Predicted 3D model of a 348-nucleotide part of an RNA (small-subunit ribosomal RNA, central domain) from an uncultured Pseudomonadota bacterium. Its mean pLDDT, the model's own confidence on a scale to 100, is 89. It matches the Rfam family "Bacterial small subunit ribosomal RNA".
[in-house]
Context: one part of a larger RNA
RNA sequence: CUGGGCGUAAAGCGCGUGUAGGCGGGUCGUUAAGUUGGGGGUGAAAUCCCGAGGCUCAACCUCGGAACCGCCUUCAAAACUGGCGGCCUGGACUCAAGUAGAGGCAAGUGGAAUUGCGAGUGUAGAGGUGAAAUUCGUAGAUAUUCGCAGGAACACCAGUGGCGAAGGCGACUUGCUGGACUUGUAGUGACGCUGAGACGCGAAAGCGUGGGGAGCAAACAGGAUUAGAUACCCUGGUAGUCCACGCUGUAAACGAUGAGAGCUAGUUGUCGGCACGCAUGCGUGUCGGUGACGCAGCUAACGCAUUAAGCUCUCCGCCUGGGGAGUACGGCCGCAAGGUUAAAACUC
Numbered sequence: 001c002u003g004g005g006c007g008u009a010a011a012g013c014g015c016g017u018g019u020a021g022g023c024g025g026g027u028c029g030u031u032a033a034g035u036u037g038g039g040g041g042u043g044a045a046a047u048c049c050c051g052a053g054g055c056u057c058a059a060c061c062u063c064g065g066a067a068c069c070g071c072c073u074u075c076a077a078a079a080c081u082g083g084c085g086g087c088c089u090g091g092a093c094u095c096a097a098g099u100a101g102a103g104g105c106a107a108g109u110g111g112a113a114u115u116g117c118g119a120g121u122g123u124a125g126a127g128g129u130g131a132a133a134u135u136c137g138u139a140g141a142u143a144u145u146c147g148c149a150g151g152a153a154c155a156c157c158a159g160u161g162g163c164g165a166a167g168g169c170g171a172c173u174u175g176c177u178g179g180a181c182u183u184g185u186a187g188u189g190a191c192g193c194u195g196a197g198a199c200g201c202g203a204a205a206g207c208g209u210g211g212g213g214a215g216c217a218a219a220c221a222g223g224a225u226u227a228g229a230u231a232c233c234c235u236g237g238u239a240g241u242c243c244a245c246g247c248u249g250u251a252a253a254c255g256a257u258g259a260g261a262g263c264u265a266g267u268u269g270u271c272g273g274c275a276c277g278c279a280u281g282c283g284u285g286u287c288g289g290u291g292a293c294g295c296a297g298c299u300a301a302c303g304c305a306u307u308a309a310g311c312u313c314u315c316c317g318c319c320u321g322g323g324g325a326g327u328a329c330g331g332c333c334g335c336a337a338g339g340u341u342a343a344a345a346c347u348c
Stems, first nucleotide, its partner, number of pairs: 003320004007302002012316001014201004021194003025088007033081002035077008049065006091191001092188003095184005103177007110154001115149007125136002162169002206247006215241002220236004258315006266293013297304002321348003330341004
């Protein structure tokens, strides 16, 4: 450079915002950069290729042709791409009126439960297990009643239900705030799509400083089990889990399926709208989401199948036999842990 690919064989960046770039709706006019056609100039010779000839042949040499796939210039064309100008509304956005929602942030509030403490009742056991023991208990435990304290999580509702770009989000109230959907012949008039870099967000664990600490619980200790038992089981138990601020930047960050657009049978459930009909929850239609099944088509098969893995277009990312290795070295980032970028020898 090119080909073929990326659900499960190697391969979709964890997700978004967006710079450059690439690509870009309908119509009219214009331009002539790309494009197309004609002419002219140049493209040295040698080499390469074809034909012929000369050394006995060949290599080699000579002659002729072609080629030199290109550049410059000129004339012309105007379909397509581009440029410029005008218009359009289907893409996109805005506005108005509504709707649903665990979307985010902050403050406040609540009840159940666990644990501890105080007090009452009460007496010999309680815990725990496959069975036990460690453990707790006559200094009164377990059980039970009342009160207090504190932290964390929010039963039922709850649903292949909802919201969010992803991570993720679940008690209630208030405040602030992002997005989505529907309806409206309202407005702008291509304002769009993608996105190398860049920037932001990003579960859990981990790190720093300061708080907090009920339950749970790496490490650790003990009891069991066992041939052993650095485990599984049991009794304890510290980091941590929680809060504030800062860092880390990774996950089977998964739909193992990048984003956007158009097109291509249906059936059925469910969530949120709207319209109409019938009349109090049904029917029909329609828009948006989320599931199940299924045709064509696709697929190595499994399966996917209007939420495509079908048929096409645009843009980005990535793959190129296994091991070595997501490692070494170097760079960048980080307090560290480490992350990111990323080989080779060798070997099969």